[in-house]
Overview: c-di-GMP-I riboswitch aptamer from a Desulfuromonadales bacterium, 98 nucleotides, folded computationally. Rfam family: c-di-GMP-I riboswitch aptamer. Gene Ontology term of the family: cyclic-di-GMP binding. Rfam's curators write: GEMM was predicted in a large-scale screen for bacterial structured RNA regulatory elements. The model forms 95% of the base pairs in the Rfam consensus. The organism belongs to Desulfuromonadales, within Bacteria. The prediction has a mean pLDDT of 81.

């Protein structure tokens, strides 16, 4: 000095659960609480997982003489949303022994 390593010290973050707020939901914000974390700081870029209010496609039903259309309901998509504490990538960064 370090792209390596994780000893020591000082500090940092905060899983589950619970309480309150936001959201249709996944989830999130604050408080409490510590399972863990050397990037468990930040960025949804690639993969992945999750959600289904709206959008869209399809099925079914009802209304309508029928079509169009409307409404209800079921399923798909991922247009849309969430997760950085799932993995990769990008970016910033503390200490410093062997």
């Nucleotide at each position: 000095c370090a792209c390596c390593a994780g000893a020591a010290a000082g500090g940092g973050c905060a899983a589950a659960g619970c309480c309150a707020g936001g959201g249709a939901a996944a989830c999130u914000u604050g408080g409490u609480g510590a399972c863990g974390c050397a990037a468990a700081g930040c960025c949804a870029c690639g993969g992945g997982u999750c959600c289904u209010c709206g959008g869209u496609c399809a099925g079914u039903g009802u209304c309508u003489u029928a079509c169009c259309g409307a409404c209800a309901u079921u399923g798909g998509c991922a247009c849309g949303g969430a997760c950085a504490g799932c993995c990769g990538g990008g970016u910033u960064g503390c200490c410093g022994a062997c």